[in-house]
RNA sequence: GCUGGUGUAGCUCAGGGGGAGAGCAACGCACUCGUGAUGCGUAGGCCGGGGCUCAAUUCCCUUCACCAGCA
Repeated sequence: GCUGGUGUAGCUCAGGGGGAGAGCAACGCACUCGUGAUGCGUAGGCCGGGGCUCAAUUCCCUUCACCAGCA
């Protein structure tokens, strides 16, 4: 330099046009003499820019970061 892939919550990942979700973690309450476990609840996120579309996390282009391969 070229090609491909990944980028979603604090972490690990689903979701591939019309409700943003799970597990763990955090916080609050209940339970307990207390801690833990358990139950209930709360908060928290689509890398950035542009385009297509009535509507984009999703499709297309591109910047950036990371990974792999080729040279």
A computed fold for a 71-nucleotide RNA from Paenibacillus pinisoli, annotated as transfer RNA. The coordinates come from a structure-prediction model, not an experiment, and the mean pLDDT is 85. NCBI's taxonomy places the organism under Bacteria, Bacillota, Bacilli, Caryophanales, Paenibacillus. Rfam family: tRNA. It is annotated as a transfer RNA. The sequence is in RNAcentral, with records from ENA.